[in-house]
RNA sequence: CGGGGCGUAGUAUAGAGGUAGUACGCAUGCAUGGGGUGCAUGUAGCUGGAGUUCGAUUCUCCACGCCCCGA
Numbered sequence: 001c002g003g004g005g006c007g008u009a010g011u012a013u014a015g016a017g018g019u020a021g022u023a024c025g026c027a028u029g030c031a032u033g034g035g036g037u038g039c040a041u042g043u044a045g046c047u048g049g050a051g052u053u054c055g056a057u058u059c060u061c062c063a064c065g066c067c068c069c070g071a
Base pairs, nucleotide, nucleotide: 001070002069003068004067005066006065007064010024011023012022013021018054025043026042027041028040029039030038031037047063048062049061050060051059
């Protein structure tokens, strides 16, 4: 310098046009003498900007970051 992939709660991931789930974690409560563990409730998220659309996490473009390949 060229090409490709990825970016979603604290962490790991699903969702691929109609307002985002799951697991672990964390907080509270219950069970236990206490812990572990189990159960219930709660907490917290779409990298940024522009475009398309009635509607964008999803499609398009640019930027940023990370990874891979080539030179």
A computed fold for a 71-nucleotide RNA from a Candidatus Terryibacteriota bacterium, annotated as transfer RNA. The prediction has a mean pLDDT of 81. The sequence is in RNAcentral, with records from ENA. It matches the Rfam family "tRNA". It is annotated as a transfer RNA.